Predicted 3D model of a 72-nucleotide RNA (transfer RNA) from a Spirochaetota bacterium. It was read from a public genome assembly. The organism belongs to Spirochaetota, within Bacteria.
Order: sequence, then structure tokens, then C1' cells
RNA sequence: GUGGGCGUAGUUCAGUGGUAGAGCACCAGAAUGUGGAUCUGGGGGUCGCGGGUUCAAAUCCCGUCGCCCACC
Repeated sequence: GUGGGCGUAGUUCAGUGGUAGAGCACCAGAAUGUGGAUCUGGGGGUCGCGGGUUCAAAUCCCGUCGCCCACC
């Protein structure tokens, strides 16, 4: 340089056009002699960034940035 994959909560990931979710973590409560485990509830997101299409975009299209893979 060329082609491809990935980027979503603190973290690991789901979500293939119709108000963004789960596990773990975190906070509070229950329970326990105390803690852990367990149970219940809660907080936390400009979906990498910019633009386009659409009534409506995490999702489709274009550009761009970062990481990874292959080829040269």
C1' cells in the first nucleotide's frame, strides 16, 4: 500500500430499521454473631467520530480514527 474483521454500561458481550439489554462489577436493603455466598431493588450509555438515506438508524450507505488478521 491492498483486502477483510472488530469498536455498544467499569468489564465481557447480545441487539441486522421502531423508546438500547444481559452476566459480572458497583451502590442500597434483606438475611447472618461478623463477613462471604444467596435473595430483592437501584445507579450508570451523545452505540469510536463526522456526514448521508429514512417518518424513524447501534442497525443501511459514505468518509475518518483506533485495534487485529491476511496479502504485498
Its Rfam family is "tRNA". Gene Ontology term of the family: triplet codon-amino acid adaptor activity.